[in-house]
Parts: sequence; C1' cells; structure tokens
RNA sequence: GUAUAAGACCAGCCGAGUCUUGAUAGCCCAGUGCGAUCAAGAGCGGGGGAACCAAUCUGUUGGGGCUAAGCGCUUUCAGUUCGAAGCGCCGCGCAGACUCUUAAGCGCGAGCCCGUCAGCUCACCUCGUAGGCAAACGAUAAGAGCGGUC
Repeated sequence: GUAUAAGACCAGCCGAGUCUUGAUAGCCCAGUGCGAUCAAGAGCGGGGGAACCAAUCUGUUGGGGCUAAGCGCUUUCAGUUCGAAGCGCCGCGCAGACUCUUAAGCGCGAGCCCGUCAGCUCACCUCGUAGGCAAACGAUAAGAGCGGUC
C1' cells in the first nucleotide's frame, strides 16, 4: 500500500435553495475569524424552444406556470360561479449515514406568478439558488441494497 473479516461510531426537519473565489464596508475573540452586500464560477432546480409524434384543443365560462397542494359526489348558502361542511379516490411529509419496498401512527393538500400567450421538443436562450419550523433529549417497525471514520 492492497484485499478480507469483525466490532464501534456517523442526532435536527420541510424545501432546488448548497459550495468556491474575489471585492466592499462592518463586528470582536484580532484570526487565512464571523456574518452581510455585490460580482463570477461549480452544483442543484425551473421556464421557453425544431423535426417526429400528439392534439382536434382553445377561442371570456380565456389559457398557462411553480408547488405535494388535485379530481369527483352530497348537503347548505348563493342562484353562472365562488364560499362553508361532509365523504370517496388520489398526492405529499415525519431524525440513529444514505436509498428503495411494505406496514402502523401522526400531520399537510396552502400560497404565489405570467398576462391573451406557450403540447412534447435536439441545438440554443433564459430564470432561481429563498423562506419557514422543531427540540433541549426526544423522535415507529421489518426486509433488501450500499457508504464514510476508527
């Protein structure tokens, strides 16, 4: 150094929303320190965009995008809708590194945007890289696969 075997450890969550470099000013623990703003990259995520295919759709009952955040039925109000309540189907999240499957339990199904316009889509063009929450030791289980450190 390589291979194999065994053991121990790997404790925040949702989300694409992380990392690197440089500059500017600031803070104090005065350090290749800490966070903030801007710029440029890498990574991740989204949109537009041929042929072929698809669609016979839309045309004010406009249409479309992000996201898990949709569809249908019943009742009530209203009387085009919308709203409220309930049910069914469907979708999403939940810590012992990570991924998948199954089951149980507990929650969520909001909000925002484009502006009359966009199916898919090579090349190409373009945008975002936020925000929110939990605990002070507590948080389900089984199976399979596959990592890092000692």